RNA sequence: GCUCUUUCAUAGAUGAUCGCCUGCACCUGCGGGUGCGGGAGGAAAGUCCGGGCUUCACAGGACAAGGUGCUGGGUAACACCCAGGCUUCAUCUCCGGAAGGGGAUGGGGAUGGAAAGUGCCACAGAAAAUAAACCGCCCCGCGUUUUACCGGGGUAAGGGUGAAAAGGUGGUGUAAGAGACCACCUAUUCUCGCGGUGACGCGAGGAUACGGAAAACCCCGCCUGAAGAAAGGCCGAACAUCCAAGGCUCGUCCGGCCGUUACUGGAGGGUAGGCCGUUAGACGUUCGCAGCAAUGCGCGCGCCAGAUAGAUGAUCAUCCAUGACAGGACCCGGCUUACGUGAAAGGGCCUUC
Repeated sequence: GCUCUUUCAUAGAUGAUCGCCUGCACCUGCGGGUGCGGGAGGAAAGUCCGGGCUUCACAGGACAAGGUGCUGGGUAACACCCAGGCUUCAUCUCCGGAAGGGGAUGGGGAUGGAAAGUGCCACAGAAAAUAAACCGCCCCGCGUUUUACCGGGGUAAGGGUGAAAAGGUGGUGUAAGAGACCACCUAUUCUCGCGGUGACGCGAGGAUACGGAAAACCCCGCCUGAAGAAAGGCCGAACAUCCAAGGCUCGUCCGGCCGUUACUGGAGGGUAGGCCGUUAGACGUUCGCAGCAAUGCGCGCGCCAGAUAGAUGAUCAUCCAUGACAGGACCCGGCUUACGUGAAAGGGCCUUC
């Protein structure tokens, strides 16, 4: 100097004029007018996850399908947040001959089960899961003086391939070798004891060396009824056009009443349209208390868009300086993505001394 990550702040400012939507009050000739207020975001976005609300469905149980997956806590709930465990990576550091182990700081992890079963593991490589003999090493045989070459066999220590090669280091052993055996170490698993709410940790003892991948099927635990504001509730026309002679009183008759060509009733149509839902809410915030924290509780204060083809704009002046991404549509909590400037902390790269 550039860039990235996290957190915080901000999202051009002020004034004037002309408009737009809206709350309240007043006035009104009911058309509207006047006055005082309010008028997009940190992501309003993607519609990915979770809820509120509404309608429909619903005895109970099981299966299917979908989702989810270390532990504890938070929350209305979550695939979110906080704290922790385990594991892995980077840097620094300590112990050890080595394998390996301890500590500090920072980052990553869809982090139940691969020792229930089935299937898969590209390329390279001799061999990729009942291990495997390409080079190398060693032994034997034939030919030969030996080596080399040829044939048979042993060997996974060394080389080479690979993301991964069947525990690691050191020794014993051997023809050469090998957990074949021994010591130490690592990993898994079982039992016991101790600590922790728990994941798990520590210690002792036994067994084993069982490759990876469950974001392949699958197994196990837990969760899930469906559809969304075009949900849903209330009110409700006009015109065209078409239809109408009978209806009520009571089951029947009589009687009575109403209507009988219309300035009537019905269909059109619960259509068009209007109102509610709809913005005061799991709301924001000062302080106090509880908690490591996420967050919760209490008190006080505040009201902060509500359109319905969809308002929030335009012009001018001055200043900073040339303002990025971007516009609500029932409402909230998250996640993800886009993005200018400033501050702080941290990481990486480059250059110079």
Molecule: Bacterial RNase P class A
Organism: Candidatus Omnitrophota bacterium